This is a predicted structure of a 155-nucleotide RNA (SAM riboswitch aptamer (S box leader)). It was read from a public genome assembly, where an Rfam model found it. The model forms 88% of the base pairs in the Rfam consensus. Model confidence (mean pLDDT): 76 of 100.

RNA sequence: CGCUCAUCCAGAGGGGCAGAGGGAUACGGCCCGUUGAAGCCCCGGCAACCCUCCAGCCGGUCUCGUAAGCCGCCGUCACGGCGCACGCGAGGCUCCCGGCUCGGGAAGGUGCCAAUUCCGUCUCGUGGCGAGAUGCGCCGCGAGGAAGAUGAGGA
Numbered sequence: 001c002g003c004u005c006a007u008c009c010a011g012a013g014g015g016g017c018a019g020a021g022g023g024a025u026a027c028g029g030c031c032c033g034u035u036g037a038a039g040c041c042c043c044g045g046c047a048a049c050c051c052u053c054c055a056g057c058c059g060g061u062c063u064c065g066u067a068a069g070c071c072g073c074c075g076u077c078a079c080g081g082c083g084c085a086c087g088c089g090a091g092g093c094u095c096c097c098g099g100c101u102c103g104g105g106a107a108g109g110u111g112c113c114a115a116u117u118c119c120g121u122c123u124c125g126u127g128g129c130g131a132g133a134u135g136c137g138c139c140g141c142g143a144g145g146a147a148g149a150u151g152a153g154g155a
Stems, first nucleotide, its partner, number of pairs: 001154001003153006013043005021032003026121004044113003049109002052105003055101006061092006069084001071083004117147001122144009
């Protein structure tokens, strides 16, 4: 930064300074906050994106067997022999590469530690109520989108 991809219903808080706001933005709702908000610092923790090591499995791969093809070489009067090899089967995990697992680990780089990203807003579908109605209003549910956050990359 109008870029790409992944994730976002799990998890994890104490202290010090500070002193009135905070939950990204706008509106609405609902919350947190003088029993101390934002911000800064210290310590602790969570998680596993990057990184790293390990385990198992799969594929590539490797070994062996078989072997379509009739490609190459050699040979015969003729039959033939050797090599290559699609495919198939069995096995291995020594080396290397890739992938997978609500896998294990956590030294380092980030991140995070009220509420689903606190909820809604836009689109589609759908349930209930308003006597009825494909319309309207209200209350819900599901899927997607937008926006945002974080990471890994890119320009």